The prediction has a mean pLDDT of 88. This is a predicted structure of a 481-nucleotide part of an RNA (small-subunit ribosomal RNA, 3' major domain) from a Pseudomonadota bacterium. The full RNA is in RNAcentral, with records from ENA.
[in-house]
Context: one part of a larger RNA
């Protein structure tokens, strides 16, 4: 000087408390451990691994296994030699395919009348290619984490033999090393804040594909038509909030409390943004890269299998155990997105998944599209049930070369566990939790209950800081560095 303390002081954070909903029990989904296996490819391991890399494993992917094949190689560049392949073919044989054999066809570009030369392609050969093989303890890049925590430092001066200190401590204040005051310090940098984006109010500009107040036309009805530019909205610009005003408190400071006005207050709500550094944290399997290793194989091609196994164990989730519910019928109200290899309306067929059909739409125009919870009416009457839907049987639909291993969905039948969950444990302070549906990426399809977004309905509680966890500043002890 740090680190640490079941030392002290001050102070924060859904840290506790207060409160609401869960997990831990059940069934299933998914990841992991373990076990098994020819293989169940690899990585990730307290917080910060475990619905993580996977924003899509039937083949492919695929890195694994078994088997079949291959050696200048699936791919790049170059040397030498050769050459009728501009060549990838159709067709035949063999084969699971990869591959192999045959057959057919038959002068590509440039110079040149031509001979010939050069090039591309192909063949041979050599140099090399190739490796998801090892090392994240050789690395770059990127990322997680402490932590959006308020800290981390520098120049000069001053103090100290020195390590170092001072500044950065102290008093007040703040979300903040935020600001004020003081002070052997005076300044400065990286952080904080602000500048950026979205949402909330208003104005201006613009008016189609969006809008419809006034006028006219039309309809069973609908901005449907003429028209209008008000309103909503769209999307570009601007205004608006600064403790600015008033009162109180305070050192007359910084600021704090209350009030007015205002769509909004005291950082308005959300996002982007992550200091010096820590964990030899993570990644050699995104990529890049040093070194090492394999080069008829640790490379390459193919078929099938595996990554989907199942006595078990854990994490994360979904659906429930019902009456604030379930079922039937009726009937409203979103936002944000996606669509031409696409979205696909009306209409017809089918109980349905879906099929037929093709209007319209490169989309404020058309489509996906129905929002659901809500609300109205009716049924159920506490029952393992009209709760719950696992499991299994049968029949189907769709995608795809192909759904046995191993897809999703539909119909009928079957109806399991489950009566609110031990010890323990998680999230959340407001348009939040809870609850309800909608969309998107990936994607032929989909094992999505995941992830990333969107809106609808919409709470409870916060006395307080003693305690648990993490953190900041000062101080104290130390046999630790």
């Nucleotide at each position: 000087u740090g680190a640490c303390g079941g030392g002290g002081g001050c102070c924060c954070g859904c840290a506790c408390a207060a409160g609401c909903g869960g997990u831990g029990g059940a069934g299933c989904a998914u990841g992991u451990g373990g076990u098994u296996c020819a293989a169940u490819u690899c990585g990730a391991c307290g917080c910060a691994a475990c619905g993580c890399g996977a924003a899509g494993a039937a083949c492919c992917u695929u890195a694994c296994c078994u088997g079949g094949g291959u050696u200048u190689g699936a791919c790049a560049u170059g040397g030498c030699g050769g050459u009728a392949g501009u060549a990838g073919a159709a067709c035949c044989c063999c084969g699971a395919a990869a591959a192999g054999g045959g057959a057919a066809c038959g002068a590509c570009c440039c110079c040149g009348c031509a001979a010939g030369g050069g090039g591309a392609g192909c063949c041979g050969u050599c140099a090399c290619a190739g490796g998801u093989g090892c090392u994240g303890c050789a690395u770059g890049g990127c990322u997680g984490u402490c932590g959006u925590c308020a800290g981390c430092u520098c120049g000069u001066g001053c103090c100290g033999u020195g390590a170092g200190g001072u500044g950065u401590u102290u008093g007040g204040u703040u979300a903040a090393g935020u600001c004020c005051a003081g002070c052997a310090a005076c300044g400065a940098g990286c952080g904080c804040a602000a500048c950026c984006c979205c949402c909330g109010c208003c104005c201006c500009u613009a008016g189609u594909u969006g809008c419809c107040a006034u006028c006219g036309g039309g309809u069973c009805a609908u901005g449907c038509c003429g028209g209008g530019a008000a309103c909503u909205c769209u999307a570009g610009g601007g205004g608006g909030a600064c403790c600015g005003c008033c009162g109180g408190c305070g050192a007359c400071a910084a600021g704090c409390c209350g009030g007015a006005g205002g769509a909004a207050g005291g950082u308005g709500g959300g996002g982007a943004c992550g200091a010096c550094g820590u964990c030899a944290a993570g990644u050699c399997a995104u990529c890049a890269u040093g070194g090492c290793c394999c080069u008829u194989a640790c490379g390459c091609c193919c078929a099938g299998g595996g990554c989907g196994a199942c006595a078990c164990a854990c994490g994360u989730g979904c659906u429930a155990c019902a009456a604030u519910g379930c079922c039937g019928c009726g009937c409203a109200c979103a936002a944000a997105g996606g669509g031409u290899c696409g979205c696909g309306a009306a209409c017809c067929c089918g109980c349905g998944a879906g099929g037929g059909g093709g209007a319209g739409c490169c989309a404020a125009u058309c489509c996906c599209a129905a929002a659901a919870a809500a609300c109205g009416c009716g049924g159920c009457u506490c029952a393992g049930u009209u709760c719950g839907g696992a499991u299994c049987g049968u029949a189907g639909u769709c995608u795809g070369c192909a759904a046995c291993u191993c897809g999703a969905c539909u119909a009928c039948g079957u109806g399991a566990a489950g009566c609110c969950g031990g010890a323990a444990u998680c999230g959340c302070u407001a348009g939040u939790a809870a609850u309800c549906g909608c969309g998107g990426a990936u994607c032929a399809g989909c094992c999505a209950u995941g992830c990333c977004g969107c809106g609808g309905u919409g709470a409870a509680u916060c006395c307080g800081u003693u305690c648990c966890c993490g953190g900041g500043c000062c101080u104290u002890g130390u046999a630790c560095a």